[in-house]
Context: one part of a larger RNA
RNA sequence: GGCAUGCGGGGGAUGUCUUGGUGUUGAAAGAUUGGGCGUGGAAGUCUGCGAUAAGCUUGGGGUAGCCGACAAACGGGCGUUGAUCCCAAGAUUCCCUAACCAACCUGGUGAACUGAAACAUCUAAGUAACCAGAGGAAUAGAAAGAAAAAUCGAUUCCGUAAGUAGCGGCGAGCGAAAGCGGAACAGCCCAAACCUCAAGGGUUUCCCUUGGGGGGUUGUAGGAGCUUCAUACGCUUCUUCGAAAAGGAAGUAGAACAGUCCUGGAAUGGACGACCAUAGAGGGUGACAGUCCCGUAAACGAAACCUGAUUAGAAGAAGUAGAAGAUUUCCUGAGUAGGUCGAGUCACGUGAAACCUCGACUGAAUCCGCGGGGACCAUCCCGCAAGGCUAAAUACUAUUCAACGACCGAUAGCUUACUAAGUAGCGUGAGUGAAAGAUGAAAAGAACCCCUGCUAGGGGAGUUAACGAACCUGAAACCGUGUGCCU
Numbered sequence: 001g002g003c004a005u006g007c008g009g010g011g012g013a014u015g016u017c018u019u020g021g022u023g024u025u026g027a028a029a030g031a032u033u034g035g036g037c038g039u040g041g042a043a044g045u046c047u048g049c050g051a052u053a054a055g056c057u058u059g060g061g062g063u064a065g066c067c068g069a070c071a072a073a074c075g076g077g078c079g080u081u082g083a084u085c086c087c088a089a090g091a092u093u094c095c096c097u098a099a100c101c102a103a104c105c106u107g108g109u110g111a112a113c114u115g116a117a118a119c120a121u122c123u124a125a126g127u128a129a130c131c132a133g134a135g136g137a138a139u140a141g142a143a144a145g146a147a148a149a150a151u152c153g154a155u156u157c158c159g160u161a162a163g164u165a166g167c168g169g170c171g172a173g174c175g176a177a178a179g180c181g182g183a184a185c186a187g188c189c190c191a192a193a194c195c196u197c198a199a200g201g202g203u204u205u206c207c208c209u210u211g212g213g214g215g216g217u218u219g220u221a222g223g224a225g226c227u228u229c230a231u232a233c234g235c236u237u238c239u240u241c242g243a244a245a246a247g248g249a250a251g252u253a254g255a256a257c258a259g260u261c262c263u264g265g266a267a268u269g270g271a272c273g274a275c276c277a278u279a280g281a282g283g284g285u286g287a288c289a290g291u292c293c294c295g296u297a298a299a300c301g302a303a304a305c306c307u308g309a310u311u312a313g314a315a316g317a318a319g320u321a322g323a324a325g326a327u328u329u330c331c332u333g334a335g336u337a338g339g340u341c342g343a344g345u346c347a348c349g350u351g352a353a354a355c356c357u358c359g360a361c362u363g364a365a366u367c368c369g370c371g372g373g374g375a376c377c378a379u380c381c382c383g384c385a386a387g388g389c390u391a392a393a394u395a396c397u398a399u400u401c402a403a404c405g406a407c408c409g410a411u412a413g414c415u416u417a418c419u420a421a422g423u424a425g426c427g428u429g430a431g432u433g434a435a436a437g438a439u440g441a442a443a444a445g446a447a448c449c450c451c452u453g454c455u456a457g458g459g460g461a462g463u464u465a466a467c468g469a470a471c472c473u474g475a476a477a478c479c480g481u482g483u484g485c486c487u
């Protein structure tokens, strides 16, 4: 020096655990935000609170202790005349900031990487991003619809139709709708004709304009106007009042072994014997507990508050349903529909390209009317544009509650399980961004003695089942040492 082996050190893997995370389901709700500085008998941080400052008042609940946590002690207090604590409603609420808000929704602007095995039409994608706006949902919505049977009868969402019909350098790819089955259902109001009132104007027994009231709202056309007949006491909306049940938000109460023996530090274990169960979910307790504790099943509970409730109900006001006939007059949304050119959007890339929307230029008809049925024409069928409102079924989850998981278990799971984590640190800044869990059943956290610099550390002693705070288990690398063998 090497190898083997024993014993240590070192290190923190592994195992076990879980305070934390994660996802899903159901219900609720659809948010006033972030900081500074203070505030305790007491220095710091967190939490709470705001100069009334770990709190004040009131009403409920509740019971013997309490003055939040790290964090024990000291000091000083409170409480059966009911404190601390929990729920609800009030009061107070310094300084700065004027906005804040996770996703869902509507609209505006609008990429590129990528794919096409290159790339330009195309795709990615009307996505990301930015901007604006609204609500608890938003949008849409009561047919100028869909169809082609004979019809259906607002919208939205789901399943299917269907990866079909189609579109497409007919490449890559994109990709419907009707129908059918469901969820949920709800329908209405204006403009106009006509009548009338007021004001203004005019060519003044009349006309025009504007405003108010009545009237009226439709497509087998409807309405006004004309003639005749009839008339409900219902329904709807608005205004002012306005419950209850039930639920939420503190809680109450809740069965049954102090059984004997054994092991053990400890019984929830083993043996034997009992009991409860609408409760043998779960957690804790010195090892694995239906009967030790908290709970669980089943059953109860609210003065004030929230939901129920823009409700039921009451009063008042307003609106609303006709039938028949005659067919002569009037009305039924105009720079609109349509056209040409240029674009966009429709699953549809200009195509035979309809429909819809926008820009420019044009530009109708008026019910014997107008639009649509995928160029266009005819026939036939369907509908009635150019005004408006509308719950539910649907989407989402920053947040609250409950439950669950062939989800993770400290290099995992959120970035963060922890002592001040969005902390320390880094960056001029916008920003970026960690590591770090486990003594023990209980601190019983090692009195006292010895060595010493009176410090660290160690040795005794004591506690403990063991464990000594650099504390469960304690792998490997690496270091040391005893022994054996080889050189």
Stems, first nucleotide, its partner, number of pairs: 001486009015472001016438002020408002022405007029397002034096003037050003041074001044070003056090006065078003104135001105133005115122001119169001145152002156183005166174002187389003190333001194214009219367001221332004226325004234320008246307003251300002257273001259272004274291002276280001282294003338362007348374001369384005425432002445471001448460004

Record summary
A computed fold for a 487-nucleotide part of an RNA from a Pirellulaceae bacterium, annotated as large-subunit ribosomal RNA, domain I. The RNAcentral record of the full RNA draws on ENA. The source organism's lineage runs through Bacteria, Planctomycetota, Planctomycetia, Pirellulales and Pirellulaceae.